[in-house]
Context: one part of a larger RNA
RNA sequence: CGUUGAUUCUUGAGGGGAUUUGACUCUAGUACGAGAGGACCGAGUUGAACUGACCUCUGGUGUAUCUGCUGUCCUGCCAAGGGCAACGCAGAGUAGCUAUGUCGGGUAUGGAUAAAUUCUGAAAGCAUCUAAGAAUGAAGCCAGCCCCAAGAUUAGGAAUCGUUGAGACCCGUAAGAGAUGAUUACGUUGAUAGGCUUUAGGUGUACGCACAGUAAUGUGUUGAGCCGUGAAGUACUAAUCCGUCGAUCCUAUUAGG
Numbered sequence: 001c002g003u004u005g006a007u008u009c010u011u012g013a014g015g016g017g018a019u020u021u022g023a024c025u026c027u028a029g030u031a032c033g034a035g036a037g038g039a040c041c042g043a044g045u046u047g048a049a050c051u052g053a054c055c056u057c058u059g060g061u062g063u064a065u066c067u068g069c070u071g072u073c074c075u076g077c078c079a080a081g082g083g084c085a086a087c088g089c090a091g092a093g094u095a096g097c098u099a100u101g102u103c104g105g106g107u108a109u110g111g112a113u114a115a116a117u118u119c120u121g122a123a124a125g126c127a128u129c130u131a132a133g134a135a136u137g138a139a140g141c142c143a144g145c146c147c148c149a150a151g152a153u154u155a156g157g158a159a160u161c162g163u164u165g166a167g168a169c170c171c172g173u174a175a176g177a178g179a180u181g182a183u184u185a186c187g188u189u190g191a192u193a194g195g196c197u198u199u200a201g202g203u204g205u206a207c208g209c210a211c212a213g214u215a216a217u218g219u220g221u222u223g224a225g226c227c228g229u230g231a232a233g234u235a236c237u238a239a240u241c242c243g244u245c246g247a248u249c250c251u252a253u254u255a256g257g
Stems, first nucleotide, its partner, number of pairs: 001151001005161006014148004020048007032037001050105005058099004065092005070085006109143003116136004167245003171187005192238003195234005201227003208221005250257002
């Protein structure tokens, strides 16, 4: 830009992906074979690699966070803290993101066939799978499974709404999204984000005070204090108001130009 207004839901022409494979058990130490050895067919179990999703578990990261420790400067000093030193160093670690973690996938089945195997059967009184005709037959082919898909310009279909303005945009609050656009959720008829309350969870027993000890320190208050990218609730704050775009006409009416 087109599909000749819009919203929602769809059909599927066509395209892509996947369709890999081992070992073991039973059948069965059976068939077969003098023995040694040792099956087809069929049934089941468990893996490898590949691949999709996810974070409950196991881990990683986690410059949110909590704790310990050193040097130095500062808050007048003690105590308690703050800044800097690779996040100063070290020990843990929520959310998120992750694999080495967890869960799932390949199957089955049908159709047409290849090599091959056959039936009936002449040419050619026989024979012959083939010449007419008919039947089996593969990890391969076409479907079946998953995904995209009407620019499929042949531009499809359905429902509903619409110049008495449908719908979209702009603007704002944001994240299950993200370089910007876009996408998605919400905009007071509101839980969209922040704040507040509570909390899963993290760290690991705060400060102060009291007691014991000459003191370092320990004990009690105390699983405390702090945090809480997660969860729930709650209109306190911000999503205000305004605005922009938006669906051609004539002739004419079994329909056409």
Molecule: large-subunit ribosomal RNA, domain VI
Organism: Candidatus Tayloriibacteriota bacterium